Notes: A computed fold for a 118-nucleotide RNA from a Pseudomonadota bacterium, annotated as SAM riboswitch aptamer (S box leader).
RNA sequence: UACUCAUCGAGACCGGCUGAGGGACUGGCCCUUUGAAGCCGGGGCAACCCGCGAAACCAACCCUUUCGCGAAGGUGCCAACUCCUGCGGGGAUGUAUCCAUCCUCCGAUAGAUGAGUU
Repeated sequence: UACUCAUCGAGACCGGCUGAGGGACUGGCCCUUUGAAGCCGGGGCAACCCGCGAAACCAACCCUUUCGCGAAGGUGCCAACUCCUGCGGGGAUGUAUCCAUCCUCCGAUAGAUGAGUU
């Protein structure tokens, strides 16, 4: 870099340095000198990998799957649903095949994170 799989409505902030941007992209809408992003220190959340146990499968063991518990280690994360949105469909309303607006709606795409492969 690319591919595959899983998850994405929950959760979790302080201090120091610094000083103008940030929320991936589009259009919105937000956050931000009452301090953005970044770096450093500390704290926390969560449970993907991981550890332990149980069950299923099996003749048995391993593997695998499911469930429960844990948090030492590897990541990740700590405004707003992935902030909303984009493409297709469904529904509702409006003199309405169009079109406009709306929706705790469905799917796809894109993105993020992890694990595996390359």